Source information:
Two RNAs folded together computationally: RNase P RNA and transfer RNA, 425 nucleotides in total.
[in-house]
Parts: sequence; C1' cells; structure tokens
RNA sequence: GGAGCCGGUCAGACAACCGCUGCUUGACGGCAGAGGAAAGUCCGGGCUCCACAGGGUAGAGUGCCAGUUAACGUCUGGGCGGCGCGAGCCGACGGAAAGUGCCACAGAAAAUAUACCGCCCGAGAAUGGGAUUCCCACUCUCAGGUAAGGGUGAAAUGGUGCGGUAAGAGCGCACCGCGCUGCCGGCAACGGAAGUGGCAGGGUAAACCCCACUCGGAGCAAGGCCAAAUAGGGACCCAAUGGUGCGACCCGCACCGGGUCCGGGUAGGCUGCUUGAGGCGCAUGGUGACAGGCGUCCCAGAUGAAUGGUUGUCCGCGACAGAACCCGGCUUAUCGACCGGCUCCCACU
RNA sequence: GCUCCCAUCGUCUAGUGGUCCAGGACACCGGCCUCUCACGUCGGUAACAGGGGUUCGAACCCCCUUGGGAGCGCCA
Repeated sequence: GGAGCCGGUCAGACAACCGCUGCUUGACGGCAGAGGAAAGUCCGGGCUCCACAGGGUAGAGUGCCAGUUAACGUCUGGGCGGCGCGAGCCGACGGAAAGUGCCACAGAAAAUAUACCGCCCGAGAAUGGGAUUCCCACUCUCAGGUAAGGGUGAAAUGGUGCGGUAAGAGCGCACCGCGCUGCCGGCAACGGAAGUGGCAGGGUAAACCCCACUCGGAGCAAGGCCAAAUAGGGACCCAAUGGUGCGACCCGCACCGGGUCCGGGUAGGCUGCUUGAGGCGCAUGGUGACAGGCGUCCCAGAUGAAUGGUUGUCCGCGACAGAACCCGGCUUAUCGACCGGCUCCCACU
Repeated sequence: GCUCCCAUCGUCUAGUGGUCCAGGACACCGGCCUCUCACGUCGGUAACAGGGGUUCGAACCCCCUUGGGAGCGCCA
C1' cells in the first nucleotide's frame, strides 16, 4: 500500500421566530418531547381477569452438552460436521438395529430379496481343425455357481490393496470406516489409545411416529371506577343422568339458566400509564453470557391522537423509517461517517 | 391497537410430494360456418405473490418478506 474478518458508536449540525403535547408556577416564564429498528407480530416474560390455575388425555413447541436468565427457539462457552490459506463464518445437530408408510421414471432388484449383459464349472447337440477310441476352437440349449466388471438410477447391501479361487465373494489378511467391551481425560457432549466382532444389513422423521424436556386460556378494545341512556323488550331453539363459567375434551370445583336472531339505548370522563428484570460511571468475581456492590440521573405518555413549520449559515446535501401497557430477544429494511481489535498478500528497512 | 385467514391464467376455480414444461369453465385471439353478426365448431395465447431451505424431486412441507381480507366496546 492492497484485500478482508469481527465488535461497537452516531444517524446532518448550529441559531432565531412561530406553533403542538406533557410537567411545573399565583402569573410571566421554565424544563422535557420517537427509533436502532418504534416495523413484522415470529418467540419469551411481566401485568390483569378467568379458581391462589388443580389431575389426566389430546394438541403445540423445542431437540449435541454445559452454563446464564424473570423466561426463551435468545445469548455465552465447549463438542461434532461443513466452508475458507487465514482472521473467522455457517449448521431444524436426538432416534431409521421399536413399528408403519413412501422412494415417480429407469432398472434384474428400491429392501422378506434378487440376476439383464457378463464371468466360471458340468451335461448334451451342431460346425471346423488336428488326429489312436480322444484333444482343441467356436456357436446353441439345459442345469448350476458368482456378484469382480458393465448397464439403470438421486440412491444398489462397507472402501482400497494383497492373497485366494473354476470364476468369485470379509472367504482370509493389512489399513480405513462401523458396532461392542472395559480403561484413560472431561461435570457432560465428546475425544484418545487398546482389545474384540467380519459387518450386525440404503434413503426419508421440515412423513406418521418413538424418546426427553417445556407449555392452562385470553389479552390494555385485559381489568377497575364514575357518569349518561331505557322498550331490563320480542321470536325461535336447547336442557335437569342438564346447562354455563371452563374459548380442545374428560375428571374435579363453583354457579343456576344458556344460545342465535330481531329491535332499543349509549359510545363521555378518570384509572391502568409509565420509576423500570431502567440508564450511565467505578471497581470486584467469572474465559464469557452475566451476577451481586457502591455512586449518580429521571429520560415521550398522546387518545382524531403532540414531537412540526419558516428563515439564515456550514458540510461529505442526509438512508430506512413514526411510540400507543411495558420489557428481553429474533427477523426484515437502512445513504453513509467514525472508533477499536485481528488475518492474509506485496514492497522496503 | 389486538387476534385470525387468504394468495394458482384477465376472472372463478381443480390440485393435498412424482402420473403437471399445472387441468376445467367464462373471457380474449385466429380459422370454419353465414350475405354479415350472434350461436355452434376446431385450434391457440395465458398462471403457482417474491426469496431461501428440506427432499433424488416442491403449487403442495418449513422459514422470512410482500400484498389483500375478516372479526373484536359497554348496558339490557
């Protein structure tokens, strides 16, 4: 100098004037006022009501191990597999020797097994050659052996090599892979080395399923209070071994009517509402996520719904995008600028 | 705001891992019929919302995104 990897911060700046929302003040006035994703609503929790949420079944989710946490499918560390020279990155990563299903076309055969071409042995027949009744070559038929090779397919019953054999084959052996056994290291996943078994038999679980663990349901239009309003109405249906709460079902508990449609009234205010698993700083423990300790700060709370407009100056002319009960994540969108750590290549000293 | 559902030719739809370069009806285009149009008849054009994954193989299974739609107050 070039190419790249990881982590983090900011999100045009400043000033004046005019507004909007909230808090505060007797008043003038003062102070504060969107985000890293406020988004998608994909997970988890708090909070509230339904029983202080109880038992079982179904259903859903998660899925290597350990830890962290309020909880999680997040995060951290580790293992294994894959990619990259590397810094690093990615992984729905339990079980297919519990069972069932599926595997189109092609192919002998898609999983109880089996053989199209081929290879080999035997018997018979035909032809040709040599010839002492036999031998050799080749073709066909029959009966077997085989799974080396070819062929089919996405996938074919461990792989490579040597021996062996009529030809072959874990048939035997060596190495690799796989299973089992105990040993060593590790909390564990797993790893290492040793012995042993010729192999115990394809793929698919984002097919059913099995195993382990987790999950009660609903959601701030939850829920509570006040006010207003009146036709507290009508029709049909269900039912006391019933019905509703209980929004999957059964048990259990509580209550005694319930459902649909038509018609009517009112759609105002307060609360929940923002101080919270909160932010920042310091040191401690831990590899780390994080934990506990001390100090300090208060940082939107609207409800037709505020956070804007105009002007001036400057720069690199400014992306995605707007809170609605609150947090922890994930995912997706995003012009750019800056900081820190690290890797590889080239050149020079 | 919350909770759900859906997406296949221009329109309405079939499909539920292979039999699908996706079938049918209406519409559109062209030919035949007719003096001409309509009707009829023959043929044709035309789609899996987008991206990624699982699988030998995806319209179908899983994830993300985009677009559209529906329901939800109180009293009695």

Rfam match: Bacterial RNase P class A. It is annotated as a ribozyme.